[in-house]
RNA sequence: UGCUCGGUAGCGCAGUGGGCAGCGCGUAAGUCUCAUAAUCUUAAGGUCGUGAGUUCGAUCCUCACCUGGGGCAU
Numbered sequence: 001u002g003c004u005c006g007g008u009a010g011c012g013c014a015g016u017g018g019g020c021a022g023c024g025c026g027u028a029a030g031u032c033u034c035a036u037a038a039u040c041u042u043a044a045g046g047u048c049g050u051g052a053g054u055u056c057g058a059u060c061c062u063c064a065c066c067u068g069g070g071g072c073a074u
Stems, first nucleotide, its partner, number of pairs: 001073005006067002010025004019056001027043004049065005
């Protein structure tokens, strides 16, 4: 330098045919207990990497860019 795969909640990751964004762990409150943990219930937490385009509508399609991300080639 080129090619390719990724970037989604605090962390690890799903997601779709374009139509309300989810799971596990964690966190907070409650439940239970003499108490702690575990269990169970509930809640908070997201500009879906950035910007533009297409569209009635974009996390999803197109383009450019960023990546102090992985891999391959030179």